Large-subunit ribosomal RNA, domain I from a soil metagenome, 592 nucleotides, folded computationally. The prediction has a mean pLDDT of 82. It matches the Rfam family "Bacterial large subunit ribosomal RNA". The full RNA is in RNAcentral, with records from MGnify.

Context: one part of a larger RNA
RNA sequence: AGCAUGCAGGGGAUGCCUAGGCGCAGGAAGGCGAUGAAGGACGUGGCCAGCUGCGAUAAGCCCCGGGGAGUCGCUCAACAGACUUUGAUCCGGGGAUGUCCGAAUGGGGAAACCCACUCCGUUGAAGACGGAGUAUCGUCAUCUGAAUCCAUAGGGUGACGAAGCGAACCUGGGGAAGUGAACCAUCUCAGUACCUAGAGGAACAGAAAGCAACCGCGAUUCCCCCAGUAGCGGCGAGCGAACGGGGAACAGCCUAAACCGUCGGCAUGUAAGCGUGUGCGCGUUGUGUCGACGGGGUCGUGGGACUCGACGGGGCUCUUGCACAUAAGGGCCAAAGAGUUACAAAGGGAUAUCUCAGCCGAAGACCAUGGGAAGGGUCUCCACAGAAGGUGAUAGACCUGUAGGCGAAAAGAUCUCCCCUCUUUGUCGGGCACCCAAGUACCACGGGACACGAGAAACCCUGUGGGAAUCCGGGAGGACCAUCUUCCAAGGCUCAAUACUCAUCUGCGACCGAUAGUGAACUAGUACCGUGAGGGAAAGGUGAAAAGAACCCCUGUUAGGGGAGUGAAACAGUACCUGAAACUGCAUGCUU
Repeated sequence: AGCAUGCAGGGGAUGCCUAGGCGCAGGAAGGCGAUGAAGGACGUGGCCAGCUGCGAUAAGCCCCGGGGAGUCGCUCAACAGACUUUGAUCCGGGGAUGUCCGAAUGGGGAAACCCACUCCGUUGAAGACGGAGUAUCGUCAUCUGAAUCCAUAGGGUGACGAAGCGAACCUGGGGAAGUGAACCAUCUCAGUACCUAGAGGAACAGAAAGCAACCGCGAUUCCCCCAGUAGCGGCGAGCGAACGGGGAACAGCCUAAACCGUCGGCAUGUAAGCGUGUGCGCGUUGUGUCGACGGGGUCGUGGGACUCGACGGGGCUCUUGCACAUAAGGGCCAAAGAGUUACAAAGGGAUAUCUCAGCCGAAGACCAUGGGAAGGGUCUCCACAGAAGGUGAUAGACCUGUAGGCGAAAAGAUCUCCCCUCUUUGUCGGGCACCCAAGUACCACGGGACACGAGAAACCCUGUGGGAAUCCGGGAGGACCAUCUUCCAAGGCUCAAUACUCAUCUGCGACCGAUAGUGAACUAGUACCGUGAGGGAAAGGUGAAAAGAACCCCUGUUAGGGGAGUGAAACAGUACCUGAAACUGCAUGCUU
RNA backbone atom coordinates (compact mmCIF):
# COMPACT_ATOMS: atom_id res chain seq x y z
C1' A A 1 0.00 0.00 0.00
C1' G A 2 -3.96 -3.48 -1.35
C1' C A 3 -7.96 -6.99 -0.02
C1' A A 4 -11.42 -8.81 3.72
C1' U A 5 -14.18 -8.56 8.34
C1' G A 6 -15.83 -5.82 12.52
C1' C A 7 -16.66 -1.08 14.88
C1' A A 8 -17.03 4.13 14.36
C1' G A 9 -17.24 9.10 11.88
C1' G A 10 -19.42 11.67 7.85
C1' G A 11 -23.57 12.20 4.76
C1' G A 12 -28.88 12.59 4.28
C1' A A 13 -30.71 8.50 0.21
C1' U A 14 -34.75 5.21 1.45
C1' G A 15 -39.19 3.87 4.24
C1' C A 16 -43.20 5.89 6.98
C1' C A 17 -45.87 10.63 7.88
C1' U A 18 -48.48 15.54 6.46
C1' A A 19 -49.44 20.91 8.26
C1' G A 20 -49.30 22.22 1.79
C1' G A 21 -50.46 21.79 -3.10
C1' C A 22 -53.15 19.80 -7.83
C1' G A 23 -57.65 18.46 -10.24
C1' C A 24 -62.95 17.60 -10.71
C1' A A 25 -68.26 18.12 -9.44
C1' G A 26 -72.23 20.82 -7.24
C1' G A 27 -74.21 25.27 -4.73
C1' A A 28 -73.91 30.33 -4.13
C1' A A 29 -71.67 34.85 -5.76
C1' G A 30 -70.19 37.52 -9.95
C1' G A 31 -67.99 43.07 -8.30
C1' C A 32 -65.17 47.11 -5.15
C1' G A 33 -64.66 52.78 -5.50
C1' A A 34 -65.25 60.45 -4.16
C1' U A 35 -69.74 57.70 2.20
C1' G A 36 -62.27 57.70 -0.79
C1' A A 37 -61.32 51.39 -3.49
C1' A A 38 -57.49 47.82 -4.86
C1' G A 39 -52.66 48.23 -2.93
C1' G A 40 -49.33 50.34 0.48
C1' A A 41 -46.25 53.65 4.13
C1' C A 42 -45.96 54.65 9.20
C1' G A 43 -47.65 53.52 13.70
C1' U A 44 -50.18 50.40 17.49
C1' G A 45 -48.59 45.39 22.96
C1' G A 46 -46.10 46.62 30.29
C1' C A 47 -41.47 44.22 28.38
C1' C A 48 -42.18 43.18 21.20
C1' A A 49 -37.86 41.43 16.32
C1' G A 50 -41.09 39.13 12.56
C1' C A 51 -46.17 37.46 11.20
C1' U A 52 -51.42 38.39 12.22
C1' G A 53 -55.04 42.02 13.83
C1' C A 54 -56.07 47.05 14.36
C1' G A 55 -55.69 52.86 13.40
C1' A A 56 -53.91 58.47 17.73
C1' U A 57 -60.85 55.22 20.50
C1' A A 58 -54.87 51.72 17.22
C1' A A 59 -54.06 42.55 18.98
C1' G A 60 -58.99 47.19 19.91
C1' C A 61 -64.70 50.69 21.19
C1' C A 62 -70.54 50.20 21.15
C1' C A 63 -75.24 47.41 20.25
C1' C A 64 -77.76 42.80 18.96
C1' G A 65 -77.63 37.38 18.62
C1' G A 66 -74.92 32.53 19.63
C1' G A 67 -72.09 30.16 23.44
C1' G A 68 -71.02 28.70 28.69
C1' A A 69 -65.71 28.61 31.81
C1' G A 70 -61.99 30.05 31.52
C1' U A 71 -59.14 34.26 29.07
C1' C A 72 -55.29 38.45 27.68
C1' G A 73 -53.48 36.04 18.75
C1' C A 74 -48.75 32.98 16.46
C1' U A 75 -43.12 32.04 16.54
C1' C A 76 -42.99 31.66 22.67
C1' A A 77 -42.16 30.67 27.26
C1' A A 78 -41.35 33.39 31.75
C1' C A 79 -42.21 37.85 34.69
C1' A A 80 -45.50 41.85 35.94
C1' G A 81 -50.58 43.28 35.76
C1' A A 82 -55.58 42.51 34.60
C1' C A 83 -60.67 40.51 32.89
C1' U A 84 -64.54 36.74 33.91
C1' U A 85 -71.68 33.20 35.91
C1' U A 86 -73.59 41.30 36.91
C1' G A 87 -71.59 35.78 31.36
C1' A A 88 -65.42 37.30 29.92
C1' U A 89 -62.20 35.20 25.87
C1' C A 90 -64.43 33.20 21.39
C1' C A 91 -68.16 32.92 16.89
C1' G A 92 -71.93 35.66 13.66
C1' G A 93 -74.74 40.44 12.21
C1' G A 94 -74.96 45.80 12.50
C1' G A 95 -72.53 50.38 13.90
C1' A A 96 -68.37 53.90 15.60
C1' U A 97 -63.25 55.25 15.05
C1' G A 98 -60.32 54.78 10.79
C1' U A 99 -52.98 58.72 10.72
C1' C A 100 -50.50 59.42 5.75
C1' C A 101 -50.02 57.88 0.49
C1' G A 102 -52.73 55.98 -3.50
C1' A A 103 -58.27 57.66 -9.02
C1' A A 104 -56.11 61.20 -4.89
C1' U A 105 -59.52 65.58 -6.02
C1' G A 106 -57.08 72.96 -2.30
C1' G A 107 -51.72 74.05 -4.79
C1' G A 108 -47.10 71.54 -5.35
C1' G A 109 -44.26 66.99 -5.27
C1' A A 110 -38.41 62.93 -5.91
C1' A A 111 -45.78 58.30 -3.30
C1' A A 112 -46.51 57.91 2.13
C1' C A 113 -43.81 64.81 2.14
C1' C A 114 -44.01 70.42 1.60
C1' C A 115 -47.09 74.93 1.36
C1' A A 116 -51.95 77.33 1.35
C1' C A 117 -56.94 80.03 1.13
C1' U A 118 -62.34 80.63 3.00
C1' C A 119 -65.91 79.93 6.99
C1' C A 120 -66.88 78.21 12.07
C1' G A 121 -64.96 77.13 17.19
C1' U A 122 -61.34 77.75 21.60
C1' U A 123 -58.67 82.59 23.26
C1' G A 124 -58.90 89.45 25.79
C1' A A 125 -55.98 90.06 21.05
C1' A A 126 -51.98 88.69 17.47
C1' G A 127 -50.66 83.94 16.81
C1' A A 128 -51.38 78.87 17.43
C1' C A 129 -54.66 74.70 17.52
C1' G A 130 -59.31 72.00 16.17
C1' G A 131 -63.59 71.21 12.56
C1' A A 132 -65.71 71.78 7.66
C1' G A 133 -64.93 73.21 2.64
C1' U A 134 -61.87 74.54 -1.74
C1' A A 135 -59.51 69.51 -8.38
C1' U A 136 -61.26 68.53 -13.44
C1' C A 137 -64.94 67.18 -16.96
C1' G A 138 -70.19 66.28 -18.30
C1' U A 139 -75.61 67.20 -17.75
C1' C A 140 -79.37 70.26 -15.74
C1' A A 141 -80.82 74.79 -13.31
C1' U A 142 -79.70 79.73 -12.28
C1' C A 143 -77.04 84.62 -11.86
C1' U A 144 -74.09 87.56 -14.79
C1' G A 145 -71.95 89.09 -19.31
C1' A A 146 -67.61 91.35 -24.19
C1' A A 147 -66.06 93.03 -29.20
C1' U A 148 -71.69 94.58 -30.82
C1' C A 149 -78.09 97.15 -30.28
C1' C A 150 -80.65 92.46 -29.29
C1' A A 151 -77.80 88.35 -28.65
C1' U A 152 -73.72 84.99 -28.40
C1' A A 153 -68.78 83.66 -26.59
C1' G A 154 -66.86 83.92 -21.75
C1' G A 155 -67.35 84.03 -16.18
C1' G A 156 -69.81 82.70 -11.27
C1' U A 157 -73.03 79.59 -8.14
C1' G A 158 -76.01 75.13 -6.95
C1' A A 159 -77.63 69.93 -7.70
C1' C A 160 -76.51 65.26 -9.81
C1' G A 161 -73.08 62.09 -12.36
C1' A A 162 -68.14 60.42 -14.06
C1' A A 163 -62.89 59.32 -12.97
C1' G A 164 -59.62 54.32 -10.48
C1' C A 165 -59.04 48.85 -9.47
C1' G A 166 -60.31 43.71 -10.68
C1' A A 167 -58.62 36.31 -12.60
C1' A A 168 -61.09 34.53 -16.80
C1' C A 169 -65.25 34.97 -20.01
C1' C A 170 -67.64 39.10 -24.01
C1' U A 171 -68.12 43.08 -27.94
C1' G A 172 -65.87 46.90 -30.90
C1' G A 173 -61.17 49.63 -33.00
C1' G A 174 -56.08 48.36 -34.50
C1' G A 175 -52.98 44.06 -35.60
C1' A A 176 -47.63 40.91 -36.17
C1' A A 177 -43.75 37.35 -36.65
C1' G A 178 -41.19 32.67 -35.56
C1' U A 179 -43.68 28.61 -38.28
C1' G A 180 -45.84 25.39 -42.62
C1' A A 181 -45.30 25.40 -47.82
C1' A A 182 -39.07 20.53 -46.83
C1' C A 183 -36.44 27.39 -50.56
C1' C A 184 -39.90 31.59 -51.08
C1' A A 185 -43.05 36.07 -52.73
C1' U A 186 -49.59 34.76 -53.38
C1' C A 187 -50.99 31.52 -49.42
C1' U A 188 -50.37 29.63 -44.14
C1' C A 189 -49.61 30.59 -39.01
C1' A A 190 -54.30 34.15 -37.99
C1' G A 191 -57.87 38.05 -37.53
C1' U A 192 -54.09 34.11 -33.48
C1' A A 193 -50.47 36.67 -29.94
C1' C A 194 -50.34 41.58 -28.53
C1' C A 195 -52.11 46.94 -27.99
C1' U A 196 -56.53 49.69 -27.13
C1' A A 197 -61.95 51.34 -25.92
C1' G A 198 -66.27 49.62 -23.48
C1' A A 199 -69.89 46.59 -20.92
C1' G A 200 -72.24 42.72 -18.05
C1' G A 201 -73.16 38.73 -14.68
C1' A A 202 -73.02 37.10 -18.64
C1' A A 203 -71.77 39.61 -23.42
C1' C A 204 -73.04 39.48 -28.59
C1' A A 205 -77.22 38.22 -31.66
C1' G A 206 -82.54 38.49 -32.28
C1' A A 207 -88.57 38.90 -34.27
C1' A A 208 -87.20 37.96 -41.94
C1' A A 209 -86.30 43.45 -47.63
C1' G A 210 -84.63 35.26 -44.16
C1' C A 211 -84.43 30.27 -46.14
C1' A A 212 -86.48 27.03 -49.61
C1' A A 213 -87.94 25.15 -54.41
C1' C A 214 -93.04 24.81 -57.35
C1' C A 215 -93.36 21.16 -51.47
C1' G A 216 -92.92 24.03 -47.59
C1' C A 217 -90.59 26.50 -43.00
C1' G A 218 -91.36 30.62 -39.65
C1' A A 219 -86.74 35.59 -34.37
C1' U A 220 -81.91 34.67 -32.06
C1' U A 221 -78.29 31.54 -29.45
C1' C A 222 -75.92 26.72 -28.27
C1' C A 223 -75.08 21.23 -29.08
C1' C A 224 -75.08 16.45 -32.30
C1' C A 225 -75.21 15.10 -37.47
C1' C A 226 -74.99 16.68 -42.51
C1' A A 227 -69.07 16.45 -43.58
C1' G A 228 -63.67 16.60 -43.95
C1' U A 229 -68.92 16.42 -48.15
C1' A A 230 -69.87 20.77 -51.85
C1' G A 231 -66.32 24.02 -52.80
C1' C A 232 -61.83 27.41 -52.29
C1' G A 233 -56.48 26.71 -53.22
C1' G A 234 -48.62 28.98 -56.39
C1' C A 235 -55.72 23.45 -57.49
C1' G A 236 -49.25 23.47 -53.59
C1' A A 237 -49.13 23.56 -48.28
C1' G A 238 -53.52 23.81 -46.70
C1' C A 239 -58.55 26.26 -45.81
C1' G A 240 -63.46 24.45 -45.47
C1' A A 241 -69.28 25.67 -45.56
C1' A A 242 -74.61 25.67 -46.36
C1' C A 243 -79.43 23.36 -47.25
C1' G A 244 -81.70 19.68 -44.50
C1' G A 245 -82.44 16.41 -39.95
C1' G A 246 -82.28 15.62 -34.45
C1' G A 247 -82.05 18.14 -29.66
C1' A A 248 -81.44 22.40 -25.44
C1' A A 249 -84.34 26.70 -24.56
C1' C A 250 -88.45 29.41 -26.07
C1' A A 251 -91.55 35.59 -26.06
C1' G A 252 -92.43 38.80 -28.32
C1' C A 253 -92.69 44.18 -28.77
C1' C A 254 -92.02 49.85 -29.29
C1' U A 255 -91.11 54.06 -32.67
C1' A A 256 -90.80 57.45 -37.56
C1' A A 257 -94.65 59.14 -41.30
C1' A A 258 -99.89 60.25 -42.91
C1' C A 259 -104.17 62.65 -39.58
C1' C A 260 -105.99 65.44 -35.00
C1' G A 261 -104.96 68.68 -30.78
C1' U A 262 -102.05 72.10 -27.35
C1' C A 263 -97.97 75.49 -26.83
C1' G A 264 -94.07 78.53 -28.98
C1' G A 265 -91.25 81.16 -33.25
C1' C A 266 -91.68 83.41 -38.18
C1' A A 267 -94.62 85.06 -42.41
C1' U A 268 -99.38 86.56 -44.16
C1' G A 269 -103.78 88.89 -42.75
C1' U A 270 -109.61 92.13 -41.25
C1' A A 271 -112.68 88.14 -43.54
C1' A A 272 -112.04 83.76 -43.87
C1' G A 273 -113.18 81.43 -38.72
C1' C A 274 -115.60 79.95 -33.85
C1' G A 275 -118.07 70.86 -34.46
C1' U A 276 -123.35 70.65 -36.83
C1' G A 277 -128.80 73.06 -37.22
C1' U A 278 -131.64 77.88 -35.76
C1' G A 279 -130.96 82.74 -33.45
C1' C A 280 -127.71 86.09 -30.86
C1' G A 281 -122.73 87.28 -30.26
C1' C A 282 -117.23 87.20 -30.53
C1' G A 283 -112.90 88.68 -33.24
C1' U A 284 -103.85 89.66 -32.02
C1' U A 285 -109.49 84.06 -33.57
C1' G A 286 -107.85 82.36 -39.28
C1' U A 287 -104.19 80.57 -43.14
C1' G A 288 -99.01 78.89 -44.39
C1' U A 289 -94.47 77.07 -42.39
C1' C A 290 -90.94 75.38 -38.54
C1' G A 291 -90.13 73.19 -33.60
C1' A A 292 -91.64 70.74 -28.93
C1' C A 293 -95.28 67.79 -26.46
C1' G A 294 -99.90 64.65 -26.31
C1' G A 295 -103.28 61.39 -29.14
C1' G A 296 -103.10 58.13 -33.51
C1' G A 297 -100.21 54.21 -35.96
C1' U A 298 -96.59 49.75 -36.87
C1' C A 299 -97.89 45.83 -41.49
C1' G A 300 -96.61 41.82 -46.40
C1' U A 301 -103.12 36.67 -47.27
C1' G A 302 -99.76 44.56 -47.82
C1' G A 303 -100.62 47.84 -43.55
C1' G A 304 -102.12 52.54 -41.79
C1' A A 305 -104.38 57.68 -42.16
C1' C A 306 -108.98 60.15 -43.93
C1' U A 307 -114.15 59.28 -45.17
C1' C A 308 -119.14 56.59 -45.65
C1' G A 309 -122.22 52.49 -43.93
C1' A A 310 -123.70 48.15 -40.68
C1' C A 311 -123.41 45.68 -35.82
C1' G A 312 -122.29 45.83 -30.57
C1' G A 313 -120.77 49.72 -26.88
C1' G A 314 -121.96 50.14 -17.36
C1' G A 315 -123.18 54.65 -14.45
C1' C A 316 -122.59 59.93 -12.79
C1' U A 317 -120.73 64.70 -13.99
C1' C A 318 -118.19 68.83 -16.70
C1' U A 319 -116.61 71.32 -21.33
C1' U A 320 -116.80 72.70 -26.69
C1' G A 321 -118.74 81.88 -27.03
C1' C A 322 -124.38 81.92 -25.32
C1' A A 323 -129.81 79.27 -25.51
C1' C A 324 -132.07 74.54 -27.32
C1' A A 325 -131.16 69.81 -29.84
C1' U A 326 -127.30 66.60 -31.50
C1' A A 327 -122.27 64.93 -31.81
C1' A A 328 -117.37 64.82 -29.80
C1' G A 329 -113.97 65.25 -25.77
C1' G A 330 -112.35 65.42 -20.38
C1' G A 331 -112.92 63.81 -15.02
C1' C A 332 -114.73 60.23 -11.09
C1' C A 333 -116.63 55.44 -9.83
C1' A A 334 -117.75 50.34 -11.30
C1' A A 335 -116.48 45.87 -14.20
C1' A A 336 -112.87 43.11 -16.92
C1' G A 337 -107.80 42.45 -18.05
C1' A A 338 -102.48 43.21 -17.45
C1' G A 339 -97.75 44.37 -14.77
C1' U A 340 -91.79 45.26 -12.57
C1' U A 341 -86.72 40.87 -18.25
C1' A A 342 -88.63 44.10 -23.62
C1' C A 343 -93.93 45.70 -24.53
C1' A A 344 -95.28 52.54 -18.93
C1' A A 345 -93.27 52.65 -14.00
C1' A A 346 -92.13 53.26 -8.42
C1' G A 347 -92.70 51.99 -3.57
C1' G A 348 -94.73 49.50 0.83
C1' G A 349 -96.54 45.19 3.66
C1' A A 350 -97.23 39.90 4.82
C1' U A 351 -96.10 34.53 4.44
C1' A A 352 -92.56 30.85 3.16
C1' U A 353 -87.61 29.12 1.87
C1' C A 354 -82.36 29.92 1.77
C1' U A 355 -77.41 32.36 3.24
C1' C A 356 -74.46 34.48 7.06
C1' A A 357 -73.12 31.98 14.30
C1' G A 358 -75.02 27.49 16.33
C1' C A 359 -77.94 23.13 19.08
C1' C A 360 -79.76 17.94 20.18
C1' G A 361 -77.93 13.40 18.84
C1' A A 362 -77.88 5.75 20.39
C1' A A 363 -74.70 1.98 22.39
C1' G A 364 -68.94 -1.52 26.82
C1' A A 365 -67.27 -3.63 30.52
C1' C A 366 -63.73 -7.04 32.45
C1' C A 367 -59.03 -10.34 32.04
C1' A A 368 -53.91 -10.99 30.60
C1' U A 369 -49.49 -8.86 27.70
C1' G A 370 -47.28 -4.19 27.35
C1' G A 371 -44.42 2.18 28.93
C1' G A 372 -49.25 2.73 26.94
C1' A A 373 -54.76 -1.27 24.48
C1' A A 374 -58.11 0.91 20.42
C1' G A 375 -54.68 -5.19 19.07
C1' G A 376 -55.65 -10.65 21.80
C1' G A 377 -59.35 -13.26 25.14
C1' U A 378 -64.46 -13.42 27.62
C1' C A 379 -69.34 -11.84 27.91
C1' U A 380 -72.68 -7.62 26.09
C1' C A 381 -75.10 -3.37 23.56
C1' C A 382 -76.58 0.50 19.55
C1' A A 383 -77.52 1.02 14.53
C1' C A 384 -82.16 5.93 9.70
C1' A A 385 -75.61 6.42 13.19
C1' G A 386 -70.08 0.28 10.95
C1' A A 387 -68.31 8.27 6.91
C1' A A 388 -64.04 10.32 8.97
C1' G A 389 -60.49 12.36 12.42
C1' G A 390 -58.33 12.09 17.37
C1' U A 391 -57.05 9.52 21.80
C1' G A 392 -49.66 6.46 24.69
C1' A A 393 -50.26 0.22 18.99
C1' U A 394 -55.45 -1.22 14.96
C1' A A 395 -62.06 2.00 18.85
C1' G A 396 -69.60 1.42 15.81
C1' A A 397 -70.42 1.90 21.76
C1' C A 398 -63.72 7.25 25.10
C1' C A 399 -63.64 12.47 22.51
C1' U A 400 -65.02 15.37 18.06
C1' G A 401 -68.46 13.61 15.06
C1' U A 402 -71.89 10.54 11.69
C1' A A 403 -77.58 9.08 10.36
C1' G A 404 -81.71 11.80 11.64
C1' G A 405 -83.79 16.24 13.54
C1' C A 406 -83.85 21.62 15.33
C1' G A 407 -82.33 26.96 15.02
C1' A A 408 -81.73 33.87 13.85
C1' A A 409 -82.48 39.69 17.47
C1' A A 410 -79.81 42.04 13.06
C1' A A 411 -78.26 41.88 7.65
C1' G A 412 -78.95 39.84 2.69
C1' A A 413 -81.31 36.77 -1.41
C1' U A 414 -85.52 34.35 -3.74
C1' C A 415 -90.83 32.75 -4.40
C1' U A 416 -96.03 33.77 -3.74
C1' C A 417 -99.93 37.07 -2.31
C1' C A 418 -101.96 41.94 -1.03
C1' C A 419 -101.72 47.19 -1.30
C1' C A 420 -100.15 49.70 -5.63
C1' U A 421 -99.71 51.01 -10.94
C1' C A 422 -101.45 50.73 -16.03
C1' U A 423 -105.17 49.64 -20.12
C1' U A 424 -110.40 49.37 -22.04
C1' U A 425 -114.07 50.97 -28.42
C1' G A 426 -113.80 46.71 -31.55
C1' U A 427 -115.27 43.82 -36.02
C1' C A 428 -116.89 43.75 -41.13
C1' G A 429 -117.76 46.13 -45.95
C1' G A 430 -117.25 50.37 -49.53
C1' G A 431 -114.78 54.91 -51.21
C1' C A 432 -110.38 58.03 -51.62
C1' A A 433 -105.01 57.68 -53.30
C1' C A 434 -102.62 61.13 -48.02
C1' C A 435 -98.38 58.08 -45.50
C1' C A 436 -95.20 53.81 -45.08
C1' A A 437 -87.50 55.44 -42.41
C1' A A 438 -82.72 59.49 -48.60
C1' G A 439 -77.51 61.52 -50.05
C1' U A 440 -80.59 55.89 -48.52
C1' A A 441 -81.32 51.79 -52.27
C1' C A 442 -78.73 51.33 -56.70
C1' C A 443 -74.45 52.15 -60.29
C1' A A 444 -68.93 53.00 -61.34
C1' C A 445 -63.93 52.80 -59.37
C1' G A 446 -60.72 51.20 -54.94
C1' G A 447 -60.71 48.04 -50.68
C1' G A 448 -62.66 44.66 -46.85
C1' A A 449 -65.63 40.54 -45.25
C1' C A 450 -68.30 36.11 -46.61
C1' A A 451 -65.33 28.36 -46.39
C1' C A 452 -65.22 31.36 -51.63
C1' G A 453 -57.31 33.97 -53.15
C1' A A 454 -61.33 38.61 -59.04
C1' G A 455 -63.04 34.27 -60.38
C1' A A 456 -69.00 33.45 -64.24
C1' A A 457 -68.79 36.13 -58.13
C1' A A 458 -74.09 36.95 -56.29
C1' C A 459 -75.22 38.42 -50.95
C1' C A 460 -72.90 41.88 -46.81
C1' C A 461 -69.70 46.55 -45.25
C1' U A 462 -67.87 51.32 -47.41
C1' G A 463 -63.34 55.50 -49.10
C1' U A 464 -64.41 58.63 -53.82
C1' G A 465 -67.99 60.13 -57.65
C1' G A 466 -72.98 59.80 -59.61
C1' G A 467 -77.84 59.06 -57.69
C1' A A 468 -84.16 56.63 -57.47
C1' A A 469 -89.12 55.00 -56.43
C1' U A 470 -93.88 54.91 -52.22
C1' C A 471 -97.69 49.58 -53.45
C1' C A 472 -99.46 50.14 -60.93
C1' G A 473 -93.69 50.61 -55.29
C1' G A 474 -89.14 47.98 -53.68
C1' G A 475 -85.31 43.80 -52.25
C1' A A 476 -83.83 38.64 -52.84
C1' G A 477 -83.73 33.53 -54.94
C1' G A 478 -74.84 32.89 -56.49
C1' A A 479 -73.18 37.02 -63.22
C1' C A 480 -77.39 38.77 -66.17
C1' C A 481 -82.70 38.60 -68.43
C1' A A 482 -87.79 36.67 -68.39
C1' U A 483 -91.41 33.88 -65.75
C1' C A 484 -92.49 32.23 -60.98
C1' U A 485 -91.79 32.20 -55.69
C1' U A 486 -90.67 34.81 -51.39
C1' C A 487 -89.88 38.96 -48.30
C1' C A 488 -90.61 44.61 -46.99
C1' A A 489 -84.16 47.68 -46.15
C1' A A 490 -82.33 52.43 -45.11
C1' G A 491 -85.18 53.55 -36.54
C1' G A 492 -85.08 50.90 -31.75
C1' C A 493 -85.77 47.18 -27.38
C1' U A 494 -85.84 42.00 -25.83
C1' C A 495 -85.76 36.63 -20.84
C1' A A 496 -83.91 31.54 -21.47
C1' A A 497 -80.90 27.74 -23.59
C1' U A 498 -74.39 29.49 -24.23
C1' A A 499 -68.96 31.22 -22.20
C1' C A 500 -65.86 31.99 -17.71
C1' U A 501 -64.09 31.44 -12.16
C1' C A 502 -60.07 36.08 -8.85
C1' A A 503 -62.71 35.16 -4.36
C1' U A 504 -66.59 31.77 -1.30
C1' C A 505 -69.11 26.99 0.73
C1' U A 506 -69.54 21.62 0.42
C1' G A 507 -67.99 16.97 -1.38
C1' C A 508 -64.78 13.77 -4.05
C1' G A 509 -59.87 11.76 -6.35
C1' A A 510 -56.63 4.05 -9.78
C1' C A 511 -53.68 13.04 -8.14
C1' C A 512 -48.37 14.53 -5.40
C1' G A 513 -46.10 13.27 -0.74
C1' A A 514 -40.80 17.58 0.75
C1' U A 515 -35.18 17.22 -5.76
C1' A A 516 -42.55 15.44 -5.71
C1' G A 517 -46.92 18.65 -5.41
C1' U A 518 -47.86 25.76 -6.46
C1' G A 519 -41.98 29.41 -7.16
C1' A A 520 -43.70 29.11 -1.98
C1' A A 521 -46.12 22.66 3.59
C1' C A 522 -41.27 26.80 7.15
C1' U A 523 -40.72 34.92 8.56
C1' A A 524 -42.03 33.23 0.20
C1' G A 525 -42.72 36.44 -4.25
C1' U A 526 -39.32 36.28 1.52
C1' A A 527 -33.69 36.21 1.60
C1' C A 528 -30.57 37.31 -2.27
C1' C A 529 -29.20 39.30 -7.45
C1' G A 530 -30.04 43.51 -10.91
C1' U A 531 -29.66 51.08 -12.13
C1' G A 532 -34.16 49.02 -13.98
C1' A A 533 -37.76 46.11 -16.44
C1' G A 534 -37.01 41.77 -14.09
C1' G A 535 -34.91 37.21 -11.98
C1' G A 536 -35.67 34.39 -7.69
C1' A A 537 -34.08 30.28 -3.88
C1' A A 538 -32.79 26.95 0.11
C1' A A 539 -35.24 25.44 4.29
C1' G A 540 -40.69 19.83 7.09
C1' G A 541 -40.41 15.22 11.20
C1' U A 542 -37.24 14.55 19.47
C1' G A 543 -40.93 12.15 22.43
C1' A A 544 -47.20 9.59 24.13
C1' A A 545 -46.00 13.67 27.26
C1' A A 546 -40.55 18.40 27.78
C1' A A 547 -40.80 14.42 31.63
C1' G A 548 -35.75 19.23 27.09
C1' A A 549 -31.11 16.14 31.46
C1' A A 550 -31.27 18.72 39.05
C1' C A 551 -26.39 17.59 40.95
C1' C A 552 -21.00 16.08 40.22
C1' C A 553 -16.45 15.81 37.12
C1' C A 554 -12.72 17.12 32.83
C1' U A 555 -11.29 22.07 30.61
C1' G A 556 -9.23 28.75 29.07
C1' U A 557 -14.56 27.72 27.89
C1' U A 558 -21.51 29.96 27.54
C1' A A 559 -17.62 24.59 23.13
C1' G A 560 -17.53 19.47 23.67
C1' G A 561 -17.59 15.25 26.66
C1' G A 562 -18.01 11.60 31.12
C1' G A 563 -21.23 10.18 35.27
C1' A A 564 -26.07 10.77 37.64
C1' G A 565 -31.30 11.41 36.53
C1' U A 566 -36.03 11.30 32.89
C1' G A 567 -38.09 8.10 29.44
C1' A A 568 -40.48 2.02 26.62
C1' A A 569 -36.18 3.72 24.06
C1' A A 570 -31.13 8.95 24.76
C1' C A 571 -26.92 5.12 18.95
C1' A A 572 -34.93 9.44 20.52
C1' G A 573 -30.49 14.92 23.67
C1' U A 574 -33.22 19.96 20.45
C1' A A 575 -26.59 19.38 14.77
C1' C A 576 -32.85 15.18 17.70
C1' C A 577 -37.72 9.24 13.43
C1' U A 578 -35.55 5.71 10.02
C1' G A 579 -30.26 6.66 8.84
C1' A A 580 -28.27 3.70 2.35
C1' A A 581 -23.88 5.16 -0.74
C1' A A 582 -19.59 8.11 -1.99
C1' C A 583 -15.67 9.66 1.49
C1' U A 584 -12.59 9.22 6.39
C1' G A 585 -10.67 6.57 10.52
C1' C A 586 -9.65 2.61 14.28
C1' A A 587 -8.91 -2.70 15.26
C1' U A 588 -7.91 -7.61 13.47
C1' G A 589 -6.49 -11.17 9.60
C1' C A 590 -4.16 -12.16 4.89
C1' U A 591 -0.88 -10.58 0.67
C1' U A 592 3.26 -7.65 -1.06